RNA sequence: CCCGCGAAAUGGCAAACGGCCCGAAAGGGUCGGACGCAAAGCUACGGGUCUAAGGCCAAAGUGGGCUAUGAUCGCCGGGCUGCCGAA
Numbered sequence: 001c002c003c004g005c006g007a008a009a010u011g012g013c014a015a016a017c018g019g020c021c022c023g024a025a026a027g028g029g030u031c032g033g034a035c036g037c038a039a040a041g042c043u044a045c046g047g048g049u050c051u052a053a054g055g056c057c058a059a060a061g062u063g064g065g066c067u068a069u070g071a072u073c074g075c076c077g078g079g080c081u082g083c084c085g086a087a
Stems, first nucleotide, its partner, number of pairs: 006084001012037002017032006035074001041080003045077003048072003054067004
């Protein structure tokens, strides 16, 4: 110095919930708030999951079905990057 690992230390992020805003929705932004997180940093590349505006089908007592181009990285994996230095 690097890899693995994750004791300690410096710190970091921020679930649920609430206010306001955006969105058809899923969900997102911001403020508060902490359930937790050693990548709970970034990335939608693969898988999963969520939603269905629009489209298609059915129906016409018209609340239905299918579908991602939408979303989710705090669902999993991959890629990129990063703080510290005990056993």
The prediction has a mean pLDDT of 88. This is a predicted structure of an 87-nucleotide RNA (c-di-GMP-I riboswitch aptamer) from a Bacillota bacterium. The organism belongs to Bacillota, within Bacteria. Its Rfam family is "c-di-GMP-I riboswitch aptamer". Its family is annotated with cyclic-di-GMP binding in the Gene Ontology. Rfam's curators write: GEMM was predicted in a large-scale screen for bacterial structured RNA regulatory elements.